[in-house]
RNA sequence: UAAUUGGAGAGUUUGAUUCUGGCUCAGAACGAACGCUGGCGGCGUGGUUCAGGCAUGCAAGUCGAACGAUCUCGCAAGAGAUAGUGGCAGAAGGGUUAGUAACACGUGCGUAACCUGCCCUUAAGACGGGGAUAACAUCUCGAAAGAGAUGCUAAUACCCGAUGACAUUACUUGGUGGCAUCAUUGAGUAAUCAAAGCUAGCUCGCAAGAGCUUGCACUAAAGGAGGGGCGCGCGGCCUAUCAGCUAGUUGGUGAGGUAAUGGCUCACCAAGGCUUUUGACGGGUAGCUGGUCUGAGAGGACGAUCAGCAACAUUGGGACUGAGACACUGCCCAGACUCCUACGGGAGGCUGCAGUCGAGGAUCUUUAGCAAUGCCCGAAAGGGUGACUAUGCGACGCCGCGUGGAGGAUGAAGGCCUUCGGGUUGUAAACUCCUGUCAAGGGGGAAGAAACUUUACCGUUUAAGAGAUGGUAAACUGACAUCACCCCUAAAGGAAGCCACGGCUAACUCUGUGCCAGCAGCCGCGGUAAGACAGAGGUGGCAAGCGUUGUUCGGAUUCAUUGGGUGUAAAGGGCAGGUAGGCUGUUUUGUAAGUCCGGCGUGAAAUCCCAGAGCUCAACUCUGGAACUGCGUUGGAAACUACAUGACUUGAGUAUCGGAGAGGUUAGGGGAAUUCUCGGUGUAAGGGUGAAAUCUGUAGAUAUCGAGAGGAACACCAGUGGCGAAGGCGCCUAACUGGCCGAUUACUGACGCUGAGCUGCGAAAGCAAGGGGAGCAAACAGGAUUAGAUACCCUGGUAGUCCUUGCCGUAAACGAUGUAGAUUAGGUAUCGGGGGUGUCGAUCCCUCCGGCGCCGACGUUAACACAUUAAAUCUACCACCUGGGGAGUACGGUCGCAAGACUGAAACUCAAAGAAAUUGACGGGGACCCGCACAAGCGGUGGAGCAUGUGGUUUAAUUCGAGGCUACGCGAAGAACCUUACCCAGGCUUGACAUGGUUAAGACUACGCAUGAAAGUGCGUUUCUCCGCAAGGAGCUUUUCCACAGGUGCUGCAUGGCUGUCGUCAGCUCGUGCUGUGAAGUGUUGGGUUAAGUCCCGCAACGAGCGCAACCUUUGUCUUUAGUUGCCAUCAGGUAAAGCUGGGCACUCUAGAGAGACUGCCGGUGAUAAACUGGAGGAAGGAGGAGACGACGUCAAGUCAGUAUGGCCCUUAUGCCUGGGGCUACACACGUGCUACAAUGGCCGUUACAAAGGGCUGCAAACUCGCAAGAGCAAGCAAAUCCCAAAAAGACGGCCUCAGUUCAGAUCGGGGGCUGCAACUCGCCCCCGUGAAGUCGGAAUCGCUAGUAACGGUAGAUCAGCAUCGCUACCGUGAAUACGUUCCCGGGUCUUGUACACACCGCCCGUCAAGCCACCUGAGUUGGGAGUACCCGAAAUCGACGAUCUAACCCGCAAGGGAGGAAGUCGCUUAAGGUAAGACCAGUGAGGAGGGCUAAGUCGUAACAAGGUAACCGUACCGGAAGGUGCGGUUGGAUCACCUCCUUU
Repeated sequence: UAAUUGGAGAGUUUGAUUCUGGCUCAGAACGAACGCUGGCGGCGUGGUUCAGGCAUGCAAGUCGAACGAUCUCGCAAGAGAUAGUGGCAGAAGGGUUAGUAACACGUGCGUAACCUGCCCUUAAGACGGGGAUAACAUCUCGAAAGAGAUGCUAAUACCCGAUGACAUUACUUGGUGGCAUCAUUGAGUAAUCAAAGCUAGCUCGCAAGAGCUUGCACUAAAGGAGGGGCGCGCGGCCUAUCAGCUAGUUGGUGAGGUAAUGGCUCACCAAGGCUUUUGACGGGUAGCUGGUCUGAGAGGACGAUCAGCAACAUUGGGACUGAGACACUGCCCAGACUCCUACGGGAGGCUGCAGUCGAGGAUCUUUAGCAAUGCCCGAAAGGGUGACUAUGCGACGCCGCGUGGAGGAUGAAGGCCUUCGGGUUGUAAACUCCUGUCAAGGGGGAAGAAACUUUACCGUUUAAGAGAUGGUAAACUGACAUCACCCCUAAAGGAAGCCACGGCUAACUCUGUGCCAGCAGCCGCGGUAAGACAGAGGUGGCAAGCGUUGUUCGGAUUCAUUGGGUGUAAAGGGCAGGUAGGCUGUUUUGUAAGUCCGGCGUGAAAUCCCAGAGCUCAACUCUGGAACUGCGUUGGAAACUACAUGACUUGAGUAUCGGAGAGGUUAGGGGAAUUCUCGGUGUAAGGGUGAAAUCUGUAGAUAUCGAGAGGAACACCAGUGGCGAAGGCGCCUAACUGGCCGAUUACUGACGCUGAGCUGCGAAAGCAAGGGGAGCAAACAGGAUUAGAUACCCUGGUAGUCCUUGCCGUAAACGAUGUAGAUUAGGUAUCGGGGGUGUCGAUCCCUCCGGCGCCGACGUUAACACAUUAAAUCUACCACCUGGGGAGUACGGUCGCAAGACUGAAACUCAAAGAAAUUGACGGGGACCCGCACAAGCGGUGGAGCAUGUGGUUUAAUUCGAGGCUACGCGAAGAACCUUACCCAGGCUUGACAUGGUUAAGACUACGCAUGAAAGUGCGUUUCUCCGCAAGGAGCUUUUCCACAGGUGCUGCAUGGCUGUCGUCAGCUCGUGCUGUGAAGUGUUGGGUUAAGUCCCGCAACGAGCGCAACCUUUGUCUUUAGUUGCCAUCAGGUAAAGCUGGGCACUCUAGAGAGACUGCCGGUGAUAAACUGGAGGAAGGAGGAGACGACGUCAAGUCAGUAUGGCCCUUAUGCCUGGGGCUACACACGUGCUACAAUGGCCGUUACAAAGGGCUGCAAACUCGCAAGAGCAAGCAAAUCCCAAAAAGACGGCCUCAGUUCAGAUCGGGGGCUGCAACUCGCCCCCGUGAAGUCGGAAUCGCUAGUAACGGUAGAUCAGCAUCGCUACCGUGAAUACGUUCCCGGGUCUUGUACACACCGCCCGUCAAGCCACCUGAGUUGGGAGUACCCGAAAUCGACGAUCUAACCCGCAAGGGAGGAAGUCGCUUAAGGUAAGACCAGUGAGGAGGGCUAAGUCGUAACAAGGUAACCGUACCGGAAGGUGCGGUUGGAUCACCUCCUUU
C1' cells in the first nucleotide's frame, strides 16, 4: 500500500435533407462442428444427439481373534486355505437428467409432532437354563437352473427365566415455563423390557475345569457430534385463442397407520374449499442452485467440467430386510426385448470403467497401479476398491517456447507491372561471421514416503516382563518412470500457414471471363477496358493456427426501472356513468407496517476481486483478505407514506335570487313549394343536353286561373352565433324534463380525481313486424357518349328515405389531440351574466366571471406547427404503440335474425415502408409576359405529271450512315468506268503503301513471244552507277526471309475534335455575410421598366463572374486622302456609234482614314427615378437594317464511313489488284421540290435597266457553217483593262378569246450534237413528230411583318460530261395585314398541388393466364398423450378365517391339551390388459379458398395534378376487373367569387 476506474460507433429508404423506423456490421464467449494447414511442452477438457440396444473383462467385499466341518503342509508343536452358519458393509462411492412448475430447488425460520448403526462422553450390567438348524452323509426329481425327503452337529444364530432404572405406560400429587395444543422438573404406587462371548496373559487344579486381569465385542440408559424425516414464509419459465376448478374435494368427530404431524387412510356428519387479474384449473417447456458468458451498470442468456440438493436405474407395480431403501451391479409379479433349452422350463438388465453397434455435424484406451488421497471389512498383518492416482488419443480450449541471430547492393537471377525510362518483390536471397532453445543421441538425477508394521531401547498405565499408549534408532513400501531437472555431442541443420484487400474495414494492380461462370454479412458487383467473379504478382491481418458455420450477450435508449413514445411517422378507447384498484387539500396528537440507523445470526466450499506465495515465466495451484448488494432477529429515530384520532375551509357539494339557449320527450297548430286529381282559358309544342335522343303532347300537353288531396321538409332571420358527454339539435304553441352561467350571503366539512371488467347512449346504411309514400333515389330499364361504357350526362324508376316498436353498434364516430388539477406575456373580435363611470335617453369607455374564434411572447416540436381552449412546465389515473406486407385475415371463443361486430395470430416474404420539409420537373392548376404562336393578311403544300430523298418490297448485290420537332434535294459542292465501301468471277500474299534488318542478284531503262476480259501468269533477250590501286564501301532497282504493313471490320454506350437542338431564350452561378438542425434559402424575390437578370426604387444583404448589350464585318449620309484597269462636268480632237484620244480627278465609283445617333434637346406621363410617349433637327431616332458571335447545361442527340484515337477482331484474308454488275430495281407509302392547270396569260417582233461572281488542262469575242444543239477558225485576257454576258420579269406593237385550247408539257418514235477508253444497263443538249394527267386540289398542314412575302432572272462551287430555286450567293419588280392576346403551340418569371426525380413517354391498381412457395379449409384416414365409465385382475401389504401342520413357553407322570406361529382359503386396494363414447394434439388427404414471390404475357386505367366525375371513411346494392352508384360523414381537395376575421398605415 488493497479489494468503487467507467458508457465510441458505422452502412442502408431520398435527386438531396431532417426525423421516425427496421435490417446489417465491427466486440466478447463456446463441452463446439466443418475446410485448409500443422514443430514442441505445461495445465485443463472430451457422447450436448437414441434415458436406443449391448459381446467381453473388471467396478463390493471382508472377518478363522464368532461357529462346526473339510482339505493341504508339517515328525510334532503348529501354519495355511475356505464351501456353509454367523457379524458388519452391499442405502456409501460412481453414473445420468428421463420425469418433475413441485416445499423439487434456493434462502430464512419452526419441530412443545420426530428418528439416528458405526464414533465420543457419563454412570451401570453381562446370572441361570433350553430346543433346533445349515454345512456334512444317504436317497429321490430335473436337460439345466435348482428342488425335496431322512439322519447328525456348532455358535457372538434362536428361545425361556432371574435381576433391573435416570427407560416406557397408567394413576395420584406439587413447582416452573409457554401464544396454544402443551413442555419441563419433583414425590409416590403399579405394570413391562436385557445380555455373548472371543483373544492375550496370570493364579489354582493330576485333569476336566475354576477364578482374576487386559483389549475387542455385547446389554440397558442418559447426553453429544454428525446425518436424516416433517411443516411454514419468501423467491425464480411461457400461455387468457385455458375463466371457472374441486367429492377425499374443504372442515369436524372417532378410529387406524407412522419414528412423527396431517384426509396419510377409513367410518359418520356438515357443504364447504380454491380462484377473478396478486391468474385458480388446463396446456406447453424445463432438473434446481452456487455459478458461467455478456454488459458501464441495471439487466439478458445459459445451468458442460467442479461443488450442494433432488430424481431415476430395461418399462410399470409391490413389499421384505435393516439404524437407514421401497434398494443401479437385492427379492416378488406383470410387459417389451435378448439369450439357453432335451420344449417341460430357465437366464439377463453398462443412465459404473473401458469397449461395440446404431442414430448423428460431432466427442477418447476393451491401458497401469492401489505408490499417494479416501472408503468398506478386520484386534492387526492385510484384503478389496474402473472411487482415485497415473498413462494413452484429439490444436477442443487456455498458457508458454521455437522455426534462427548479426552483417550483406552489382540493389543478382527469376517473377510481376511498366509511361519501356524504369519500378517492385528486396537485405529478402546468395555470401561471410555467430548462437544452440525445442526435437535427436549419450550420461547424471531429485521430490512425490510419511505412516502402519517388525526389531531393539526408554517412559506411562498395570500385580505384571502381557496388552494398550508416548518417544528414539534401524529395516520395509513408487504405478507414473527411459519422469521433471542438469550436463555433454553434433549441426542452421528437422519445424509456416490461413484469411482478406469496392465501402463499412487495415490492405491494388495485371490477365482471363462477358448479367455467363460466379461472388455476397448489408449496400451491392458481373451485359468487352471488373481495385467486388477466377488466376497471378504485390500488400494487409493473425499466427501453430487461420477462416467458415451454429449459438448467446453486446452494440439495440429496438419493451425504455435506470432509459422511449401516441396532432401529421406505429399508437387516445365513438362518448359517458360507475365497481374493484391506483392516487388524494390544510392541521393536532399517537402508533411504528413501509422507510432510515446500529448490533447479532446466517449467507457451504470452490468461483470473481485484492495482497502475497509455489511451479524458470505464464496458464495452473496454494495462503490470507475483501465480497456475496440477500434473509432472519434485536435495539433505536419519527421527517415522509400508512393507520388511528381531533379540528379547518380553499377542493367538492347544497340552499336563495336572477339569466341565455336549434338541449331532450310528447301533443296540437301553420304557411310557402313540389307532385297528383277535377274544372276553366288556350294551342303546338314541351322537356332535356356540350349537342342530342329516350320521354310527354292534337285522346289537347307545357303555360295560366280556380278548387281539392296527400306526404315530406321548414326559405329569409342565420352569424368561425347558441345548446348538448358524444352522436347530434333549426316553423309556431303548450305540457313535462336534464344540464349550464352570474350574483349574494349562509350551510356540510375532503364528501375528491381517475377508472380494468361492467352498464347505458351512440350518424348513416342495414335487418324484423306494422303503417305511410309527395319529392328524391341504390338496384333495374331505356336514351346518349365511347374503341368498349356494366360509369360520368339524360328520361323513367323499386327498395329505402318518413312514423311506431324491436335489433344492429359501426364512420375521416376528427381537434386524426383521453380525463381531471395547478402554474406560465399579451392583443383583438364575438356570445351570456354582473359591477363601475357616464348620459335626458341610447351608444361609447373601464372592469370581473363563464364560453367560442383569430394573431402572437417565453417555451416546445423532425419540421409543419402548437402557444392560458398548449402539442409549454408539472401531478394523478386509464387506454394504446414497437419495421412493411401477409392481415384486421385464418383458427378458436363471445354477441347478432342476418349482414356482420369484438377479441385476434402464424408460416412465408421484402430492405425497406413512412413523416415533414427542400430543389426541380410536371398538371386536361392559377397569375403575369414574350414569340409569324394564334388572329389579320399574302403565297403555298396535301389532288396531277415529272425530279429528288426515304420507307417497304425485290435482288447475287440493290454498300453504309441519318429517324418527331432536331432523319427524309440529309453525309453526297454532282454513282456510266473510276468514285465504291456492295455482288459475281479471275488473280496476288512482306503485299497497292511506310520503316528497319537479312539473303541473293543486277543498272535503271527497254524489248520480244504465248495465254487471258483485264489483272496477272509462263518463257526469253539485254545487263548496273559512283568512290577506291585493290580488298571493299556507298547508292539505286529487283529478289529471299523476318519484324511488320493493311482493314470504309466492331464498339459514337470507351473517346478527342466538330456539329445539331432547346435558343440569341434571358438566363446560369460564385465569394463573404445573414436565416434555417439540415437539404437549402437570401442575393436572383417585390414595385415599375426593357428586346434583355436592361435599368431604377425598395429590401439582410454587399459585391463579382459567365451570358445580354457594346467592341468586329456589311449596308445607309457626309468629309478627307488617292486616281488605274474606274469616271467624264469643263477644254480640245474624233467616229456610223462609242471616254475612242489628249487632258482632268469635279462627279460616280473604287478603298483607306475620319465624322455622325447619345433619349443629346423640347413638351407630356411617371415616385422628382428608370423609362415611355409625342415633337424638332437629321441621310438615319430610340438596338437604323443585316451578319458574325450561342452562358451553365439538356438530349449516353449525331459522327470510329472526313480525320485522330483506346480496346477487340481478320492476317494466302474482313488485306490488295482486275473485268463485269449493283448503288439508277418497282405493286406501293411518305417528305422536299419543279412545271402547270392559263387572259394579271401564251406566242411573235421591237426595245430598256443590274448586282455579284468565275476564267490558262481555262474563259473565249469577232467571223464562217448549221433550223438548232454545236462545229470550224481565232483576237483578247492570269483580269476595275479581255471573255463568260443575253440579264429576265418590264415597256411598245401584233395575234390568240375561254377551249383540255396557240394552256400544259409528261410519255413515246425518228434524226442529230457534246463530253469521255466507253453513254446498253445508266449522261446532258438540239431538231422534227407525238401531245398523257391536269380546269386551282378532302381532312389536314407550311412560310412570311418591309426592300420582307410574292414574282423575275444572274453567278458560283462540285465537275471530262451531267442541276428542276438541289445548295450557296446576287440583283430587279415589289405588296397586303397586325383589332388584339380569349384560344392552339413553344418559351420565361412568380405561385399552388404532387404518391413524379429514368422526373407525365412519370408513377401506378385490380381481374385473367404461367411457374414456384408457405398457410387455411377438406369427405376422410393414421398415430399420440391425458381423462371418464365399466370388465378382468398378477405380485404384495393389511384384515378375516385357518377343520391341515407346528421343537423351545405353560398345564400334565404320561398321553394329550393350551398359548403362539405357519401353510392354505377368502376379502379390500391395485399395475398391466380389455371394452365404450367423446374431447384434445399431431401426421397425411382428392378437391377448394385466398396470399406471397417471379426483366420484358392479356384486359382495361381506379389512384397520384382539379389525375381529367376531387379523393377518402362507414354501409347497402350492382358490375370481367380495377370499380360504379345511393345515404350520411371527413378535408388528409385544386380553383374562382363572396362573407367574416386578423395585421399594417
This is a predicted structure of a 1545-nucleotide RNA (small-subunit ribosomal RNA) from a Candidatus Omnitrophota bacterium.
The sequence was found in a public genome assembly.